[in-house]
RNA sequence: CGGGCUAUAGCGCAGUCUGGUAGCGCGUUCGUCUGGGGGACGAGAGGUCGUGAGUUCAAAUCUCGCUAGCCCGA
Numbered sequence: 001c002g003g004g005c006u007a008u009a010g011c012g013c014a015g016u017c018u019g020g021u022a023g024c025g026c027g028u029u030c031g032u033c034u035g036g037g038g039g040a041c042g043a044g045a046g047g048u049c050g051u052g053a054g055u056u057c058a059a060a061u062c063u064c065g066c067u068a069g070c071c072c073g074a
Base pairs, nucleotide, nucleotide: 001073002072003071004070005069006068007067010026011025012024013023020057028044029043030042031041032040033039050066051065052064053063054062
């Protein structure tokens, strides 16, 4: 320098191909059961989907640039 993959909640991931209310597990908060702990069950909070722009009635999803990480080539 060229190419590919990845970026979504505190952590690990799905959702992207086929645009239409952003989800799961763990963790966390509150409650119930328990004498307490542990555990089980119920309920809740937590996200400008890496970043900037474009297309569209509508973008995590499509298009372009940029940033970071990993890999391949030179």
This is a predicted structure of a 74-nucleotide RNA (transfer RNA) from a Paracoccaceae bacterium. The coordinates come from a structure-prediction model, not an experiment, and the mean pLDDT is 82. The organism belongs to Paracoccaceae, within Bacteria.